[in-house]
RNA sequence: UUGAUCCUGGCUCAGGACGAGCGCUGGCGGCGUGCCUAACACAUGCAAGUCGAACGAGAACGUCUCCUUCGGGAGGCAAGUACAGUGGCGGACGGGUGAGUAACGCGUGGGAAUCUACCCAGUAGUGGGGGAUAACCCUCCGAAAGGAGGGCUAAUACCGCAUAAGUCCUCCGGGGUAAAGAUGGCCUCUUUACAAUGCUAUCGCUUCUGGAUGAGCCCGCGUCCUAUUAGCUAGUUGGUGGGGUAACAGCCUACCAAGGCGACGAUGGGUAGCCGGUCUGAGAGGAUGAACGGCCACACUGGGACUGAGACACGGCCCAGACUCCUACGGGAGGCAGCAGUGCUGAAUCAUUCACAAUGGGCGAAAGCCUGAUGAUGCGACGCCGCGUGGAGGAUGAAGGCCCUCGGGUUGUAAACUCCUGUCAGGGAUUAGGAAUAAUGACCAAUCCCAGAGGAAGCACCGGCUAAAUUCGUGCCAGCAGCCGCGGUAACACGAAUGGUGCAAGCGUUGUUCGGAAUCACUGGGCAUAAAGGGUGCGUAGGCGGCGCGGCAAGUCGGCUGUGAAAGCCCCCGGCUCAACCGGGGAAUUGCAACCGAUACUGCCGUGCUUGAGGGCGCGAGGGGUGAGCGGAAUUCCAGGUGUAGCGGUGAAAUGCGUAGAUAUCUGGGAGAACGCCGGAGGCGAAGGCGGCUCACUGGCGCGUACCUGACGCUGAGGCACGAAAGCGUGGGGAGCAAACAGGAUUAGAUACCCUGGUAGUCCACGCAGUAAACGAUGGGUACUAGGUAGAGGGGGACACCGAUCCACUCUCUGCCGGAGCAAAUGCGUUAAGUACCCCGCCUGGGGAGUAUGGUCGCAAGGCUAAAACUCAAAGGAAUUGACGGGGGCUCACACAAGCGGUGGAGGAUGUUGUUCAAUUCGAAGCAACGCGAAGAACCUUACCCGGACUUGACAUGCUAGUGGUACAAACCUGAAAGGGGGCGGACCUGGGUAAAACCAGGAGCUAGCACAGGUGCUGCAUGGCUGUCGUCAGCUCGUGUCGUGAGAUGUCGGGUUAAGUCCCUUAACGAGCGAAACCCUUAUCGUCAGUUGCUACCGGGUAAUGCCGGGCACUCUGGCGAGACUGCCGGUGUCAAACCGGAGGAAGGUGGGGACGACGUCAAGUCAUCAUGGUCCUUACGUCCGGGGCUACAAACGUCCUACAAUGGCCGGUACAAAGAGAAGCAAGACCGCGAGGUGGAGCCAAUCUCUAAAGCCGGCCCUAGUUCGGAUUGGAGGCUGCAAUUCGCCUCCAUGAAGGUGGAAUCGCUAGUAACCGGAGAUCAGCCAUGCUCCGGUGAUCUGUUCCUGAGCAUUGUACACACCGCCCGUCAAGCCACCCAAGUUGGGAGCACCCGAAGU
Repeated sequence: UUGAUCCUGGCUCAGGACGAGCGCUGGCGGCGUGCCUAACACAUGCAAGUCGAACGAGAACGUCUCCUUCGGGAGGCAAGUACAGUGGCGGACGGGUGAGUAACGCGUGGGAAUCUACCCAGUAGUGGGGGAUAACCCUCCGAAAGGAGGGCUAAUACCGCAUAAGUCCUCCGGGGUAAAGAUGGCCUCUUUACAAUGCUAUCGCUUCUGGAUGAGCCCGCGUCCUAUUAGCUAGUUGGUGGGGUAACAGCCUACCAAGGCGACGAUGGGUAGCCGGUCUGAGAGGAUGAACGGCCACACUGGGACUGAGACACGGCCCAGACUCCUACGGGAGGCAGCAGUGCUGAAUCAUUCACAAUGGGCGAAAGCCUGAUGAUGCGACGCCGCGUGGAGGAUGAAGGCCCUCGGGUUGUAAACUCCUGUCAGGGAUUAGGAAUAAUGACCAAUCCCAGAGGAAGCACCGGCUAAAUUCGUGCCAGCAGCCGCGGUAACACGAAUGGUGCAAGCGUUGUUCGGAAUCACUGGGCAUAAAGGGUGCGUAGGCGGCGCGGCAAGUCGGCUGUGAAAGCCCCCGGCUCAACCGGGGAAUUGCAACCGAUACUGCCGUGCUUGAGGGCGCGAGGGGUGAGCGGAAUUCCAGGUGUAGCGGUGAAAUGCGUAGAUAUCUGGGAGAACGCCGGAGGCGAAGGCGGCUCACUGGCGCGUACCUGACGCUGAGGCACGAAAGCGUGGGGAGCAAACAGGAUUAGAUACCCUGGUAGUCCACGCAGUAAACGAUGGGUACUAGGUAGAGGGGGACACCGAUCCACUCUCUGCCGGAGCAAAUGCGUUAAGUACCCCGCCUGGGGAGUAUGGUCGCAAGGCUAAAACUCAAAGGAAUUGACGGGGGCUCACACAAGCGGUGGAGGAUGUUGUUCAAUUCGAAGCAACGCGAAGAACCUUACCCGGACUUGACAUGCUAGUGGUACAAACCUGAAAGGGGGCGGACCUGGGUAAAACCAGGAGCUAGCACAGGUGCUGCAUGGCUGUCGUCAGCUCGUGUCGUGAGAUGUCGGGUUAAGUCCCUUAACGAGCGAAACCCUUAUCGUCAGUUGCUACCGGGUAAUGCCGGGCACUCUGGCGAGACUGCCGGUGUCAAACCGGAGGAAGGUGGGGACGACGUCAAGUCAUCAUGGUCCUUACGUCCGGGGCUACAAACGUCCUACAAUGGCCGGUACAAAGAGAAGCAAGACCGCGAGGUGGAGCCAAUCUCUAAAGCCGGCCCUAGUUCGGAUUGGAGGCUGCAAUUCGCCUCCAUGAAGGUGGAAUCGCUAGUAACCGGAGAUCAGCCAUGCUCCGGUGAUCUGUUCCUGAGCAUUGUACACACCGCCCGUCAAGCCACCCAAGUUGGGAGCACCCGAAGU
């Protein structure tokens, strides 16, 4: 990750850190820090010299004096100075870098065979000689760098001799081996001076011993990845002789031996300087090795030696190479990984600064010189730390901004304003410390004064994680994004604003690393189903191992000692005003080593034991294995007989076989393969696997006994063996079956499923292969931990009716159920998935992929081993609720079937699509849009189009100003109208006032203006309301309890029953609600009350006739109130139930018929055009008015209807019977006129009173099967009615016309009773009507009785990878474009090995 749940599991975030980079921003100071990349190339300057007290030689510039032929010369000073040389010491330190190195390189702890200049302590010396050579001079070569020859000369340079305490060698007799002087002082000789000698002091020199320091060497242990590197090694391993080194050593060499290393990972490959430490972490760990400190390595690349105490030498030498520079072309010069600096690479890293004052180093006796070590400063917010950008008061809660429900809220004591302070920066003055001082300061600091709130705040974030939300803009666009994810017109997620949150001279972001991650699990994980048990066994190494006794002390434990550098971390104290930073002390450094001690456990050695293990003896079961032989049934083939037209095969067929005789049937014969019944969830085997019978050979197992051995055991990396099916090789065999293949069917296709054939193969022998859902998806061993039940093989006991018996007995094996416990759940549960121990194998998100590549095995097919790039935010397990299934079960419905009548064909009506049009207004769209909104489009309606007009508007409310000749308004002009002009006349209400008026104030109205009106413009996916639909289907839920870790379950399931979750019974459930039912209306029966406008039996009157009239209210009827039906009664069935079946009675019987009534919810269903309404848009127009047109168009298509096609009919004449409604701008009688529509006229009726008022039917007649006396479309003519007006575009009538149509293809609709069908009537809307529509009303009046199938629905169940829920999910190919990789004629590099050739410097 899911609709939700639990688990597994990966991905992501919040924390810390940095030699950092980038973006925005930037006040001050302190302390640190700064090429991580190209060990790339370097201009320029500097970075190692010093000593005249080791030595020889020795200027010039300048200046002074003198001379001068005025060109100059000489001398003094400069100066024994500079430069150079001989010689000594130092250039092996200091400084840089991390290329190489996986190594005794480093770390840690040890060791013996060594050296050590300068320094320290000590020992013994320092005598006497000699010969040269640089410099210098001369000559010569060269462009230069440099060189050659000749000549002179000194030394602390060089070489003999002497001496030898010591040292070295030695055959122990002996032999070898040193040295240098310098400076100062003093004395003596000398006439004096110098010099020399001597003496003395200091510094040197030589020998040896010891120390200190430094260095070299050896060893134990530790030190990255890779086995897709498994074998490596010839000086290799050891020995001997020789050589070599400061020193051990194959370090080198000759000979001899054949060793050495390696699964405890050699060798090879990749990567890397190592450590103290640093970062992180609770720790264990992980990552890292900048700065500081220790070690190592390197110095343009490679090689080499020289000198030296020390180098194989960063600023030395030689050679080779690349590169750069100079050149007279012959030759030469150079090496920033020193400090600064340059170029280049790069995301990125500083000044060509000052000083030797301090610390330290080299030389020197010293003064001193040198020192890019170092000390300082500069640059960079790169890091850490500190400080500031003001403090106090201040409500009318100012203005402005933002939001708003328009009330207000917020920014916010924030500001203004008042009072105050003075850090830092700025200006000025003074003075410590670093200096140990007599002197020497590159640089830094402190104190005081002045002025003045002045010069000093930003950055990120605000959907969840995660602290902080509103408005506008945008409209899957622009964009955001760490993960999940936002954006398609109301975005808290984009952009902006306001507000808020967090941090702050910084804030974000990117990168890296540790953490969270118990996500490699030592601490601290797992493997039945999530990733994970090897297919099985035997067994090597290894790991682990029963009960005693004795010894040792390796592991283990204790103590002590050494070491564990400093710095760092931690604690304490101290110094900079604090802190960072720094100083002092302590602790720690869990490690390693040495010594002493302990002996429980492990180990080792020795010696016992029997329970583990094995053996003996006696029984036992078995498809265990191998080989040989035998058997019957079936199939097929062959031969023959009988026999005739089919057989075979399927859902149905066909291919096929058969008249040349099949199939069928009988007899005989052949062949191969497999073994029925027994047979079982039963047996055996390690697994794979094993099934007719007999024999032979052979493995394992169980039980009993307790005779033998004495731990002999368990596991098992590699290894070896076995290993289903298919497959491969060779040779056989081949009946049946049967991949491939062929044909026939099926199908849209059918390379399938079905059918007819059929080859490998299946079988045998030998060999290979080595896999599987090789599964119990569960490795092996041992021990322990409740039971019940079934089966198999043994043993024991009981009974005494020895059995197919029983048992609370026992061992072994195989199943089921189940407790504790375990587990995410499912489940496991003495055959563990429980509790423990031992050993092996394996796992670490999904895909890529068990793939590529390499290796290895194989004849091949292929097996084993086994990645990465890239990509995803999941993949997954178990369980839950739904939905779905061409899953199963139960049950309903005009769902089908049975039937009646239709639609689909015709003509017409009407609606819709489409098209057309200036407009054909808009909506409705499967069922559930389409005679729907519309219960009435000629104008109006009207929303559309064209044209003409109006602008506070056709309509509402408020405000301001004006207004009595105002509002209103007849004529008249213009115009199609609307509108625009025009104006005779001329008001109203309230209060005041008057006799009444006049008049005054206000209102209404009007005019002008401002707010606003108005919109059938958009969004039904922003909404309310209303409605459709599933569906009048029987369902949908809740409380409490219980169960489950949880989602959830239970209840609502089960057995009956019902139209129904209707009722009954059972029941961890008990109750309840919304639905069903009932209550309501209507209809069917009766009673009662009432009796006109209704009724008329009875009485009376009257008429041609009629309840027409007077009585009457019995009946019908009307309409109030009641009664009635409840499975109440009887019988049967059923669980003594609910209920069902039948019956009686009854007008009606099992909800009597019909209606209203529609649960939780579904369809983002329908409607912004009924109405209401958020948002948005228009405002002299998208508003309003008017005239005309359109909504009525017409190649075509569909839906719903009407009328028909006829005789159960049509026409004509006669005749009978309703119900329900409507009626005053209305219904209209009788009468008259007209063929008729209708007209004239008007009685009656505001209606149980009057009017509208029936048809089918029935009786009689004609028509005679014909496009007709069917059918009525269409068209012509003539009329009627409504209306301002029937042209576009009304209805009706009459005459004439008389189209299609002869029962309708595929398909499809309605209906179960007063129903379908047929027949007419009325009403709403309405002037009229396109109504054949819709809604009611009555009249006549049928057929069917089953649940297999189609459709839909309900319940429980099952599977699921679906949850937008099967119109789901999802797999593969292909097209176009793009990306990466691979192949590819070839081409070009790198590494390694072996053999051989050339060969510099150098030893």

Small-subunit ribosomal RNA from an uncultured organism, 1403 nucleotides, folded computationally. Rfam family: Bacterial small subunit ribosomal RNA.